SAM riboswitch aptamer (S box leader) from a Phycisphaerae bacterium, 124 nucleotides, folded computationally. The source organism's lineage runs through Bacteria, Pseudomonadati, Planctomycetota and Phycisphaerae. Its Rfam family is "SAM riboswitch aptamer (S box leader)". Gene Ontology term of the family: regulation of gene expression.
[in-house]
RNA sequence: UUCUUAUCCAGAGUGGUGGAGGGUCAGGCCCUUUGAUGCCACAGCAACCGGUUGGGAGCAAUCCUGAUUAGGUGCUAAUUCCUGCCCGUUUCAAGGAUUGGCCUUGGAGUGGGAGAGAUAAGGA
Numbered sequence: 001u002u003c004u005u006a007u008c009c010a011g012a013g014u015g016g017u018g019g020a021g022g023g024u025c026a027g028g029c030c031c032u033u034u035g036a037u038g039c040c041a042c043a044g045c046a047a048c049c050g051g052u053u054g055g056g057a058g059c060a061a062u063c064c065u066g067a068u069u070a071g072g073u074g075c076u077a078a079u080u081c082c083u084g085c086c087c088g089u090u091u092c093a094a095g096g097a098u099u100g101g102c103c104u105u106g107g108a109g110u111g112g113g114a115g116a117g118a119u120a121a122g123g124a
Stems, first nucleotide, its partner, number of pairs: 001124008013042005021031003025084004043076003048072002050069008080116001085113012
């Protein structure tokens, strides 16, 4: 760098350094000189992997499920901040057809999916 699988509406901040941007891209919105992003220290959150351990299935390999543990990672503004592409649905407006309550376009809301991203574990 890339592939596969899983998860992403929960959770958790202080100090130091430094001095202008940051939230991936666009739009929106937001954070920020009452000091951002980054880095360092300490503190904290979390059960993906690992450890310990209980229960269940299985001849077995192994699988399912719970408890516990911070060893390996990760994380500590806002749902992955929201939207973006596709399918549906509710409602409003305009227009067209013409009485069928239909079609088109647009606005607002809402459900599902895809894509992208992040993290973990495994592979190349």
It was read from a public genome assembly, where an Rfam model found it. The prediction has a mean pLDDT of 82.